Background: Small-subunit ribosomal RNA, 5' domain from a metagenome, 506 nucleotides, folded computationally. The full RNA is in RNAcentral, with records from SILVA.
Context: one part of a larger RNA
RNA sequence: GAAUGAACGUUGGCGGCGUGGAUUAGGCAUGCAAGUCGAACGAUAUCUGUAGCAAUACAGUGAAAGUGGCGUAAGGGAGAGUAAUACGUAGGUACCUGCCCUCGGGUUCGGGAUAGCUGCGGGAAACUGCAAUUAAUACCGGAUGAUGUCUCUGGACCAAAGGUGUGAUUCCGCCAGGGGAUGGGCCUGCGUCCUAUCAGCUAGUUGGUGUGGUAAUGGCGCACCAAGGCAAAGACGGGUACGGGGUGUGAGAGCAUGCCCCCGCUCACUGGGACUGAGACACUGCUCAGACACCUACGGGUGGCUGCAGUCGAGAAUCUUCCGCAAUGGGCGAAAGCCUGACGGAGCGACGCCGCGUGUGGGAUGAAGGCCUUCGGGUUGUAAACCACUGUCAGUGGGGAGCAAGUGCAUCAGGGUUCUCCCUGGUGUUUGAGCGAUCCGCAGAGGAAGCACAGGCUAAUUCCGUGCCAGCAGCCGCGGUAAUACGGAAUGUGCAAACGUUAUUC
Numbered sequence: 001g002a003a004u005g006a007a008c009g010u011u012g013g014c015g016g017c018g019u020g021g022a023u024u025a026g027g028c029a030u031g032c033a034a035g036u037c038g039a040a041c042g043a044u045a046u047c048u049g050u051a052g053c054a055a056u057a058c059a060g061u062g063a064a065a066g067u068g069g070c071g072u073a074a075g076g077g078a079g080a081g082u083a084a085u086a087c088g089u090a091g092g093u094a095c096c097u098g099c100c101c102u103c104g105g106g107u108u109c110g111g112g113a114u115a116g117c118u119g120c121g122g123g124a125a126a127c128u129g130c131a132a133u134u135a136a137u138a139c140c141g142g143a144u145g146a147u148g149u150c151u152c153u154g155g156a157c158c159a160a161a162g163g164u165g166u167g168a169u170u171c172c173g174c175c176a177g178g179g180g181a182u183g184g185g186c187c188u189g190c191g192u193c194c195u196a197u198c199a200g201c202u203a204g205u206u207g208g209u210g211u212g213g214u215a216a217u218g219g220c221g222c223a224c225c226a227a228g229g230c231a232a233a234g235a236c237g238g239g240u241a242c243g244g245g246g247u248g249u250g251a252g253a254g255c256a257u258g259c260c261c262c263c264g265c266u267c268a269c270u271g272g273g274a275c276u277g278a279g280a281c282a283c284u285g286c287u288c289a290g291a292c293a294c295c296u297a298c299g300g301g302u303g304g305c306u307g308c309a310g311u312c313g314a315g316a317a318u319c320u321u322c323c324g325c326a327a328u329g330g331g332c333g334a335a336a337g338c339c340u341g342a343c344g345g346a347g348c349g350a351c352g353c354c355g356c357g358u359g360u361g362g363g364a365u366g367a368a369g370g371c372c373u374u375c376g377g378g379u380u381g382u383a384a385a386c387c388a389c390u391g392u393c394a395g396u397g398g399g400g401a402g403c404a405a406g407u408g409c410a411u412c413a414g415g416g417u418u419c420u421c422c423c424u425g426g427u428g429u430u431u432g433a434g435c436g437a438u439c440c441g442c443a444g445a446g447g448a449a450g451c452a453c454a455g456g457c458u459a460a461u462u463c464c465g466u467g468c469c470a471g472c473a474g475c476c477g478c479g480g481u482a483a484u485a486c487g488g489a490a491u492g493u494g495c496a497a498a499c500g501u502u503a504u505u506c
Base pairs, nucleotide, nucleotide: 001506002505003504004503006502007501008500009499010498013356014355015354016353017352018351019349020348026312027311028310030309031308032307035070036069037068040067041066047060048059049058050057051056077267078266079265087191088190089189090188091187092186093185095184096183100180101179102178103177105175106174107173108142109141110140111139118131119130120129121128122127148157149156150155162172163171193239194238195237200230201229202228205227206226207225208224209223210222211221212220242264243263244262245261246257247256248255249254269290270289271288272287273286292303293302294301295300320346322345323344324343328342329340330339331338332337359389360388361387362386369380370379371378372377393447395442396441397440398439399438402435403434408429409428410427411426412425413424414423415422416421450495451494452493453492454491455476456475457474461490462489463488464487465486471478472477
């Protein structure tokens, strides 16, 4: 000098874009953060209509719950662990891959349950038992079956589900298979901090055979056999640490670093375990143990903010219990749509960078006051007053492009075979949380300057006070009665909505 997720002191007008729990991976009140589908299923509150004297039935509408499907493995957070089961890079294959694309096939005949509902209970609650009964794209059996799997090449084995709707082909699904895409699993080479005051480490250890297991290779597990394997090019141990793209600095080489954003990994109160599933050993799933906290009728239960806000604690220190799904994206759905603390916005903080303003021109009896003085004057200083003007920003009133593309509805035209169905195009209508470029009007210099320094390094000096005291200080060093170095004032210098200090890196 440059830099920072900074903090502290003094000061503080506006805007844009960023950024903000680095410490206790400490504990958490409260609300929200993952649902959706009635075009899979039964039953059905409400309301409306039809039939009926009524009970009731049917049709439409549709809330809450249940069965079932898909999603909840993404998105969001954090960096505790991890020095290699990670990451980076270059390869490999013994493997899997829901939704998506594509190709050619299939979608047949039956069955028994169960939740819900109803009745009767248990329990303080959480919750739960029995009986009767019902549906399905839930579950089960048979058939068919190769382009699939196994194979001793003879053969053996394996599937399915319907729904909506039209005048009709349709549309959405379902099953087995081939290919693709995407995403992953596993393996290998090389690279990847300090320490030798850590020198030897290892018994599933190293290899083989067999077997099991897995989607798949493999001591991954097991039985048997052999005695190997690693290490001074640092094994093993200890310490520290998520890795990379990047970032800071530097002419570069390098050194330091890994906040925000992106990619990968790991974690989810602590430690185990599996279940379901295409995918998890699963942040807001299950289960066991533990610590902690809460409720309890003392028998027993409940919870997990390292999601968004917020709170306590610790700390030098880090924000709103805000608005909206209008946009982008995601889940479900045929769609309308619903959900979305992802996201889009607003709020707070000079925390950072950048931009703008705090007026402009004239104005010398060089006013008054302050300070200095050799008492003549000098300086503050065109600075002010005063005159003329301007109108940025802020204030106030009004207009406003755009961020909006769609989707739905209505209608028109063309095409698909003529059309109520589908596709394409046009027209009208419909969707903004928040922001707002920019324009017009009003008023009036009005509302907007500080901080550090002035002995040398280093730009900028005088007076007074103090008297080795009080104090200053980055280094050299100042201060003991004329201090340009302490404190104050005046003046000057530097930077400026900031200026200094501290810490850290180069």